This is a predicted structure of a 339-nucleotide RNA (Bacterial RNase P class A) from uncultured Gemmiger sp.
Taxonomically the source falls in Gemmiger (Bacteria, Bacillota, Clostridia, Oscillospiraceae).
Rfam family: Bacterial RNase P class A. The family's RNA type in Rfam is ribozyme.

RNA sequence: GGACAUACGGCGGCGGGACACCUUCGGGUGCCUGAGGAAAGUCCGGGCUUCACAGAGACAGAGCAACUGCUAACGGCAGCCGGGGGUGACCCCAGGGAAAGUGCAACAGAAAGAAACCGCCCGCUUUGCGGGUAAGGAUGGAAAGGCGAGGUAAGAGCUCACCAGCGCACUGGCGACUUUGCGGCUAUGUAAACCCUGCUUGAAGCAACAUCCGUAUGGGACACGUUGGCGAAAGCCAACAGCGGAGUCUCGCGCGUCCCGGAGAUGGCGUGAGCCUUGCGGCGACGCAAGGCCAAGAAAGAUCGUCGUUUAAUACAGAACCCGGCUUACGGACCAGUC
Numbered sequence: 001g002g003a004c005a006u007a008c009g010g011c012g013g014c015g016g017g018a019c020a021c022c023u024u025c026g027g028g029u030g031c032c033u034g035a036g037g038a039a040a041g042u043c044c045g046g047g048c049u050u051c052a053c054a055g056a057g058a059c060a061g062a063g064c065a066a067c068u069g070c071u072a073a074c075g076g077c078a079g080c081c082g083g084g085g086g087u088g089a090c091c092c093c094a095g096g097g098a099a100a101g102u103g104c105a106a107c108a109g110a111a112a113g114a115a116a117c118c119g120c121c122c123g124c125u126u127u128g129c130g131g132g133u134a135a136g137g138a139u140g141g142a143a144a145g146g147c148g149a150g151g152u153a154a155g156a157g158c159u160c161a162c163c164a165g166c167g168c169a170c171u172g173g174c175g176a177c178u179u180u181g182c183g184g185c186u187a188u189g190u191a192a193a194c195c196c197u198g199c200u201u202g203a204a205g206c207a208a209c210a211u212c213c214g215u216a217u218g219g220g221a222c223a224c225g226u227u228g229g230c231g232a233a234a235g236c237c238a239a240c241a242g243c244g245g246a247g248u249c250u251c252g253c254g255c256g257u258c259c260c261g262g263a264g265a266u267g268g269c270g271u272g273a274g275c276c277u278u279g280c281g282g283c284g285a286c287g288c289a290a291g292g293c294c295a296a297g298a299a300a301g302a303u304c305g306u307c308g309u310u311u312a313a314u315a316c317a318g319a320a321c322c323c324g325g326c327u328u329a330c331g332g333a334c335c336a337g338u339c
Stems, first nucleotide, its partner, number of pairs: 001335002004332001007309006014034004019030004036316001040327002043325005048205004055251005061201005067079004081095001082093004096196002101194002103190003117137002119133006145163002148160003164186001166183004172177001209267004213262001218260005225240006242255003274293008
């Protein structure tokens, strides 16, 4: 890292079911089938349903962040780059920006956006003053890149060699980056602080929702307006107002909206971004093709009891619309690879 989750049989008992037979039409018998790798947490992403006969955009809010890929999508997964750890197989990183701005960095220290306490050198009116200095010392997590030499009044990248950082150019790479060369000499850290940049993002949720039944072909509340134009009139058109998914706004579209009944019945409810096998492509996540399979749908809520044989196999633990992830809990034997 992978896969397993004892197996088979008899008797009796439960839920569902296409089919066959029987039926006193209530059902009965046969047959098939019936909890997990995490079903857990409810942390992410969706499918689906409604708002809605129609939406679109912006802001706010929220999420993500090296690069390239996979996927329906994701904050997931794979590979790879940079940094760090380990003797090693390997493991870890909330990995864009400090030159857009704001904030913070206690104490110590002379000074934490540029300063001189001690020290060193020079001068003077000499127990002090002035000027130069940042190599040595102190403080500190951090003090005018590090270390060595030359040079200097004493020193300093002042100069040189070797490094680190930064910038430029070539080389290799889809890319993040990178080998090499050149350059001048280099004023801290922090964004899991506020923020900036780029990308993504409607809301609510199966207790969604749909149908039937019942006090319902019922009862109640609000609104049905204003202005202008055309028309003989009826009416038509336009703008405003009101209402109709949103935290706010704009545009667009539409024209009635809301309340009053019950632990009722049925549907939603399982054919799926499904599973298995084989082949091909890919380092891999995964993709493509062919063949095969259909494997829970309860509703206070089913899968149990017993006997026999067998096994390493019991710890953690029981579906409630479904799927892809992440996280957490955990006994046993087996397989493969590496140090």